Predicted 3D model of a 1458-nucleotide RNA (small-subunit ribosomal RNA) from a sediment metagenome.
Rfam family: Bacterial small subunit ribosomal RNA. Its family is annotated with structural constituent of ribosome and ribosome in the Gene Ontology.
The RNAcentral record of the sequence draws on SILVA.
The prediction has a mean pLDDT of 81.

RNA sequence: AGAGUUUGAUCCUGGCUCAGGAUGAACGCUGGCGGUGUGCCUAACACAUGCAAGUCGUGCGCUCGUAAGAGCGCGGCGAACGGGUGAGUAACACGUAGGAAUCUGCCCCAAACCGGGAAAUACCCCGCCGAAAGGCGGGCUAAUGUCCCAUAGUCCCAGACGCAAGUCUGGGUAAAGCUCCGGCGGUUUGGGAGGAGCCUGCGUCCUAUCAGCUAGUUGGUGGGGUAAUAGCCUACCAAGGCGAUGACGGGUAGCUGGUCUGAGAGGAUGAUCAGCCACAAUGGGACUGAGACACGGCCCAUACUCCUACGGGAGGCAGCAGUUGGGAAUCGUACGCAAUGGACGAAAGUCUGACGUCGCGACACCGCGUGGAGGAAGAAGGCUCUCGGGUUGUAAACUCCUUUUAUAGGGGACGAUUAUGACGGUACCCUAUGAAUAAGCACCGGCUAACUACGUGCCAGCAGCCGCGGUAAUACGUAGGGUGCAAGCGUUAUCCGGAAUUAUUGGGCGUAAAGAGCGCGUAGGUGGUUUGAUAAGUUGCCUGUUAAAUCUUCAGGCUCAACUUGAAGCGUGCGGGCAAAACUAUCAAUCUUGAGAAUAGCAGGGGCAAGUGGAAUUCCCGGUGUAGGAGUGGAAUCCGUUGAUAUCGGGAGGAACACCAAUGGCGAAGGCAGCUUGCUAGGCUAUUUCUGACACUGAGGCGCGAAAGCGUGGGUAGCGAACGGGAUUAGAUACCCCGGUAGUCCACGCCGUAAACGAUGCAAACUAGCUAUCAGAGGUAUCGACCCUUCUUGUAGCGAAGCUAACGCGUUAAGUUUGCCGCCUGGGAAGUACGGUCGCAAGACUAAAACUCAAAGGAAUUGACGGGGACUCGCACAAGCGGUGGAACAUGAGGUUUAAUUCGUCAACAAGCGAAGAACCUUACCAGGGCUUGACAUCUAGGGAAUCCUGCCGAAAGGCGGGAGUGCCGCAAGGAACCCUAAGACAGGUGUUGCACGGCCGUCGUCAGCUCGUGCUGUGAAGUGUGCGGUUAAGUCCGUAAACGAGCGCAACCCUUAUCCUGUGUUGAAUUUUUCACAGGAGACUGCCCAGCACAGAGUGCAUUUUCAAUGAAAGUGCAUUGUGUGCUGGGAGGAAGGCGGGGAUGACGUCAGGUCAGCGUGGCCCUUAUGCUCUGGGCGACACUCGUGUUACAAUGGCACAGACAAUGGGUUUGCAAAGCCGCAAGGCGGAGCUAAUCCCACCAAAAUGUGCCCCAGUUCGGAUUGGAGUCUGCAACUCGACUCCAUGAAGCCGGAAUCGCUAGUAACCGUGGGUCAGCCACACCACGGUGAAUACGUUCUCGAGUCUUGUACACACCGCCCGUCAAGUGAGCCGAGUCGGCAGUACCAGAAUUCCGACGUUUGUCGGGACAAGGUAAGGUCGGCGAGGAGCACUAAGUCGUAAAUUAUGUUGCGA
Repeated sequence: AGAGUUUGAUCCUGGCUCAGGAUGAACGCUGGCGGUGUGCCUAACACAUGCAAGUCGUGCGCUCGUAAGAGCGCGGCGAACGGGUGAGUAACACGUAGGAAUCUGCCCCAAACCGGGAAAUACCCCGCCGAAAGGCGGGCUAAUGUCCCAUAGUCCCAGACGCAAGUCUGGGUAAAGCUCCGGCGGUUUGGGAGGAGCCUGCGUCCUAUCAGCUAGUUGGUGGGGUAAUAGCCUACCAAGGCGAUGACGGGUAGCUGGUCUGAGAGGAUGAUCAGCCACAAUGGGACUGAGACACGGCCCAUACUCCUACGGGAGGCAGCAGUUGGGAAUCGUACGCAAUGGACGAAAGUCUGACGUCGCGACACCGCGUGGAGGAAGAAGGCUCUCGGGUUGUAAACUCCUUUUAUAGGGGACGAUUAUGACGGUACCCUAUGAAUAAGCACCGGCUAACUACGUGCCAGCAGCCGCGGUAAUACGUAGGGUGCAAGCGUUAUCCGGAAUUAUUGGGCGUAAAGAGCGCGUAGGUGGUUUGAUAAGUUGCCUGUUAAAUCUUCAGGCUCAACUUGAAGCGUGCGGGCAAAACUAUCAAUCUUGAGAAUAGCAGGGGCAAGUGGAAUUCCCGGUGUAGGAGUGGAAUCCGUUGAUAUCGGGAGGAACACCAAUGGCGAAGGCAGCUUGCUAGGCUAUUUCUGACACUGAGGCGCGAAAGCGUGGGUAGCGAACGGGAUUAGAUACCCCGGUAGUCCACGCCGUAAACGAUGCAAACUAGCUAUCAGAGGUAUCGACCCUUCUUGUAGCGAAGCUAACGCGUUAAGUUUGCCGCCUGGGAAGUACGGUCGCAAGACUAAAACUCAAAGGAAUUGACGGGGACUCGCACAAGCGGUGGAACAUGAGGUUUAAUUCGUCAACAAGCGAAGAACCUUACCAGGGCUUGACAUCUAGGGAAUCCUGCCGAAAGGCGGGAGUGCCGCAAGGAACCCUAAGACAGGUGUUGCACGGCCGUCGUCAGCUCGUGCUGUGAAGUGUGCGGUUAAGUCCGUAAACGAGCGCAACCCUUAUCCUGUGUUGAAUUUUUCACAGGAGACUGCCCAGCACAGAGUGCAUUUUCAAUGAAAGUGCAUUGUGUGCUGGGAGGAAGGCGGGGAUGACGUCAGGUCAGCGUGGCCCUUAUGCUCUGGGCGACACUCGUGUUACAAUGGCACAGACAAUGGGUUUGCAAAGCCGCAAGGCGGAGCUAAUCCCACCAAAAUGUGCCCCAGUUCGGAUUGGAGUCUGCAACUCGACUCCAUGAAGCCGGAAUCGCUAGUAACCGUGGGUCAGCCACACCACGGUGAAUACGUUCUCGAGUCUUGUACACACCGCCCGUCAAGUGAGCCGAGUCGGCAGUACCAGAAUUCCGACGUUUGUCGGGACAAGGUAAGGUCGGCGAGGAGCACUAAGUCGUAAAUUAUGUUGCGA
C1' cells in the first nucleotide's frame, strides 16, 4: 500500500466482498509449565444456609463468679464510610470554566470558660395478655442521659449614627465528668483543612411522517419556608415565557478520565481501575442526626415467599461465597486480619467477605519447554511413477552430549520496626536420576503462502466474493506431500479500518444517481472605494486549570518479558492579564466604477380589450346536366335516377390565418403570427446630468404555468378519443377505409403536472480568434444610397488553450475563480404503503420499510444482425436449352417387421454415401455346435525336425488313432527356423467415449480476404496500414493520404491442350517426303499503331470557358515557374492463337465441440471359460407405406430391316488377353497361333450420323415390366440370392399439379467406347474417352448467396439473439381489513393509607377538624403492538399457457427529433 467481481474486450460510475487490528467473548478440535491480569454482557428474575458493623467498664446502674473475667440495660461515637448494581435519567445528571446567598461531627490553630441545684427513667422486682412476635399495669434506682439557676463575649436579636468599613445602646443564649495524675474530655467564639448544598456560560444521541408548547405557566409585591438563593410554597396584580439556531412530543441511553481503531481528522465504545450521579423487591413518606429522606433503620400501600394455635406475625444477596432459573456463556458455600485501610477505645484490643492471599477456567497478555551435535546402506514402510526413478529425508535407526522442565532428597527467604506471616516448607538455591514427562490446528482454484493420487459423477457435498461438482475435479471426500501459525489453531458474533462509499481535511449533479417548470421576494448568508475610532472575531506573549491512573520518552525492580516504581513530556479545551491593528466586524464620515433615475431615439407574432377582412371546407336554396361518385395495396361498408359527383349563382355558420417566413423577432418560463384602434409591461443604443452601495442570492411564502381533465353557461364548420360498420388477419378489441359523441372554440372558476429539455440554477469577474445574422450608433465619403470599417446588445456555425470517463464543451463554457440556493449517495420493491396537507373529482405534494439481487448504469471499441442505406459480384434472377416431380424398373434412405434384418452418417455439408462390386468368405448381426494362454505376438520349461500319407465319429469346427520321415549352420559347446505339450505373465475385443485425441476429410469458397513488424493516433479496448478517388476476375494495379514495409492468400512458377521448330525413327501409316509417337525448345506480354473516356497534376480569390512539350534504341538534347502519369474502351497490323487463349492440380486466417475410436494410430473406462476365438445354417436381399438419385419410355427429328462410313482413352501371363478355323438360332463350346505388348489380343462394321425399304398416329412393328418354358457360364455351392441366351407372354405409360434441378461453347443436349473393383455379378452406379453439336444473356427491380464502406442496436451462445405482460402452480415478506386482545403515557372526576403542615382543645403520652399526597377506581380519547375471514400488489421458483408490444417513421391530443 491494495485486491476480486458488471463486458467479447475497454475506460468510467457504482455497489458487494476480502486481506489488518481489537474483544469481559462463545463454539469445534487439541492441550506441558510458570508469571501477571481477568471472569453473569442474559432475568434490576427468585433466593435455602453461613458470614459481611460494630465498639467503649477511663460515662452510669445492676447480675453471676473466690478471682481472672463474662453478661443485661441506660449513655457516647460509628452505622450517611467501605462494598454492589446501572433499572431509571436527554437532565445543571455529567464534563469543563466560573460564581455567591450557605452548612460542616471527628481533626488543626487561637481566645475565654467548666459554679450551684433538681426531677425522672431503662435494667431489675411483682402482676397480667399472647401460639409466637411482642405488649400492658404497679414499684425501686444511677449517669458524660434530661431540666433549672448563676456567669460571659468581638456570638445572636432589636434600635441609632455613618456613602461604606464600622461604632454605640438595649435585650438574650453555655458546660460533664473520668483518670494509672502523665492526661483524656465538656461549653462559647473566630479562623483553617477536608467535605457537602446551591446558581450560571459552553459542550452532550436519533426523529419534522412530532410545529406549535405553556396557568405556577413568565414577572412583580406581601407573607411563609430553607443551612442558604429562588414560584421552593401561598395570596393578589400584570400577561407574559419558549420555539425552524428545532420548543413540545416520541424513541434510545447512566456521564467522564479513558478503551479500540485510524496517517490524521474522525468513527465506535464506556467491562476491569479511577471521579461523579442514580438505585436498593415495587411505589410513597418522614424520623434521628453534623451529614440520610438511609442496601444489611422506621411507617404505610402493593406483589411475592415463609411461620401460625387462623386470632396474628416475619422477610428483602444490584455485600462475599452459594442455589434455582434464563442463556451460546462467566468461578470456591476457601484461608487470614500477617500487611494496607476503616469503626470504636486513653490503651491493650475487638470488629472488618474492604483488603491480603490461595483455588477453578488457555478467557487474555508475556515467558519457557517438548532436546542438541554427528549420522547415506539416502534402510524399511507410506505415497507416486514415463517402472528408470522421485519424495517423505538427516528425518529415523545408530554414536556422543546436555538436563530448562519432570520426579525424589536437602537447605530456605524478602514481605516485619521490637512483637505478630494467611500466603508457605511457597519463591529461590544445592544434590541425584534419566531423552527421560510434553504437538496440535487450519489451509493448499484466484484474491492468498502452499499439489498430486484415488473415490464420487450437477449426486454426495463445498462456498467470504467470483464460483466448483454432469466419468480424467490442484475447488467435494480420503491419503501422501506441502504452506501458515503454534499450546494453541480455526469458526461465529461485534467495532474501527480499507470506504475519498456522507467527502471539514476530502466527492459530485449535460448523457452514469443528482439543477426545483419559471419568476417576485421575507428571514438568513455574502458584499465596491477612501479615511478615522474601537478591539468582538483574529494573532502573539505570560499565567491559572485541565485529579490520579492510562499514553509517549528516559531510567529503576522482578533471571527476561508481560507486570510494576520514579522522573519528564503530552493533555490540541476553558478562564485571566498584557500587547498588535493588516483583514472581517461595529461606529462616524468620503467617493463613483456596482445598482437605480433623467433626456433623445430604435426594433419587435410581448400582454389585454374592441372592431374588421379575404381564401378554403361544410351545409341550405335555385339553374345546367347524367350515371356514376367516393375510397384503397386491392376492395368493401358509404353517397347517388326522390338526380349524386361535376359546374354556375345566391345565402348561412364556425374555426384557422396561405404567400411574406428566415439555424429571423419578442417574452422569466409556459408561450406568441390576417388587418386596424385603444390601454399596458419589458429590452437595446447614444450623450451628458442626478442619487450615492441603495447590491447578489434566496429556506419558508406569494404569483405565473402547455396539453389532457373537471364544474356552470354558450357555441359546434372542419377534425376527432369512446363507439358502430367495412376490410386485413390464424386471431385483429390495431395499423387502412366509411361514419361519429365527448373534446377541440368562447366566458367565468378549478387542476398544477410534461422528454415543462440547452436533459446544463442565478449573479459577477477573467481567459486566442474566425464567420454569418437581427437591432442601434460612430468613422470615411461634398449631401444621400451602396461598399468598406469601428463599437454595443442579442441569435447561430466552427475552433486555440483548458476541461471531460469518453461523447463533447469551448467569451452564450461543461475553462479559471467568487457568492448564495436546490439536489444526489447500488439496482429492484417505489415515487409505492402508512400518516399529514391541498383538490369537486381525477389526483398532486411530502415520503419509508420488510424482502430480494451482485450487479443495475454511462461513453466509446470490435464483431454479428436489420422486412437500414450506398456500391459490386456469382447460372443468383432474367433470357434460353434439357430435365426432376406423374409411369415401370434399378438403387439408396426413412418407417414397419424380424431370432437377426450389423454399424455409421441426418438443413445446406445424409439418402447409386463409407461399399472401386453382401450366394459361402467378406460379416461386424442372429440361432445352434465347440475352444479357454487362446486364431495372432514375446518370454520360461520339456519334447519333437519340418513335413507327408491315411482310418473312425461328426453338419463342420473338432475329437480319437495308425504309418512314413530324421533336414540346415557349427570353433562340435551349441545355434537358427518350425511343430507339440504345461504353467503364468499376457494375448484378444468392429465393446464405449470423434464432447479426451492424432491423422485425414467436408463446408463457407477458388470467396478475396486474413495478418504482422516498426512508426503514428487514442487513458484504453482499439485504430491507422487494409481508408478515399479510379480500376480489376482479384487487398489486381495507379494516384492521394501518418504511414513505411513485410507475410499467408490472388496472380505466376507445375501438368495438359491448340501452332511451329529441332532431334530420334523402333514395334507406327502412307509413300518419298510428310504424318505419327517420344524428347527438348519457341511463341502472347497492352509488346506495336490510331482514337476516345475517366481520374490525378499546373496556372487564376471563386465559377465557367479555354490552355499546357516532348522526343530518341541509348549516351543525351530540348521546352516549361513546376509538371504527363495510371487504368479502361473501340478499331487496326502481325499471328495458329488477342485481350488472365481453354482445362486441371493448387483451398489463406478461420467457422461449424461439422464427420470419422468401423481404414489406421491412440489416452481413459469396460469384458476376460467371454463383449475374445472358431464352425454350420440364416440375415444384411423382409414390405400396407413415404422420400431421394437414376435408367427405360410414352414415339414418325421415331421404330424395324438391309446396306455401307468415321474415333479416342484404356486393359492383358498370379488362375491373363486370346486370333484364325470349326460347332450351336444365341448365350457359348472346341481350339490354341501370337503377346510380358506403338509388334499379339480385348477389338468388330463403335454408335448416333448416311442411304434404301416397310410401318401411318394406334396403347401401335411405340414401350418393354411381369410371368411360363428351355438353356449357357462362373463357382465346393446359384433355393433363400447371380448374370446372360433363346422361345412365348406384352403391364403401367400418350410428355406429367404445386413445386423444383443443371447448364454460358466444343458448353448443354444426343451417341456410343474403355477402365477399376471382380471367380461370377445384381453396374441402369462410379471414373475416364472420343463422335455429332446448339440456343440465349435486354439488364440488376426482385429471389438466394457473397464482398467493401456506412448507419442503428438493450444482441456477443451473437436475430434460431434478446425480451414484455396477462393467466395457471408453489413459496416469502410487508400493506389494507369487519373486528378482537393487550402494553405505555397523559387528561377529567371519585376516593384517599402512612406522613407532614395549619387550626382548635388539652397538656404526661395526645384527641378532633381541614389542606396536600401513593397505590386504586370510573369515563372519553391518544399512541404502540399481537391475532384476524378476506382483498390488492411485490419478489422469487420453473423447460407451464397465450400472444409478440419495444429497436425513428404516429389511435387522438400534445411534445420532441430530422